[in-house]
Molecule: c-di-AMP riboswitch aptamer (ydaO/yuaA leader)
Organism: Desulfosporosinus nitroreducens
This record gives sequence, structure tokens and C1' cells, in this order.
RNA sequence: AAAAAACAAAGGCUGAAUCUAGGAUACCUAGAGCGGGGGAUCUUUUUUUAUGGGGUGAAACGCAUACUAAAUGCGUAGGGCUUACACCUUGUGCCCGAAUCCGUCAACUAACCUCGUAAGCUGAGAAAGGUGAAAGA
Repeated sequence: AAAAAACAAAGGCUGAAUCUAGGAUACCUAGAGCGGGGGAUCUUUUUUUAUGGGGUGAAACGCAUACUAAAUGCGUAGGGCUUACACCUUGUGCCCGAAUCCGUCAACUAACCUCGUAAGCUGAGAAAGGUGAAAGA
């Protein structure tokens, strides 16, 4: 001098998972905001039991391989990022297409009851149009 790696801050991303106040401060409590479940009438009853049933979530299906199976690969439904104020449409490129909970039991559902507020990741680029917000003149 160049290159690579690690850590931290800031910014950014998935997600409901953020903010405020207090405290014994990487945790707890309370509130607001956001999100989930249970739960009448009416409606549905093409719901229902061993091939049990149901919830959160985009995460369901087909083919191949395997052959108790699991795992793996390909593809599609579906989902996310890609313009750094937000949203919509088009477009480009890159990804995901899991996991887990309840415990024989729950359709929808006003009042009402109740629970969560985690975890994880991160530096490249192709953008165009429209609507709105904010700021400036």
C1' cells in the first nucleotide's frame, strides 16, 4: 500500500413483536399501539371419531428417487426483498416455499373472557409510471 476476516454503532430487512413510565434494570410491572385464541342469536350443517379433530404461519400440492420410513431433487400454488417517506401497477435480479402448539375439543359470532409483544438476518443494486404525505420556493 492492497486484500480479507471479526466486533460495535447507525441505517435497512423478515415478523404482531414497537413506544412510554416506573423498578430490584439485558429482566420485571403497568399503559398505549399492533397481533392471536375462545365465545350467542342469525346463517351454515357438503361438520363429526382412529384414516381423530383443531390453531399460529406464505409454507399446500404433484412427480422422481428411496422403500417401514425419513431425508433428498425438480416443479407449481402461495410468500418476501429488490426506487431507503408510504402505497399501487409494470419490470429486473435474488430468495423462501419451514417449524411448532392444543390434547378428544373449538364453524361463523355482538357483548364478554383471555393470550403474545419473540427470535433471526444484513451491502448489493434496473428501474419506469401513478397517487398521497412531508419539506422547500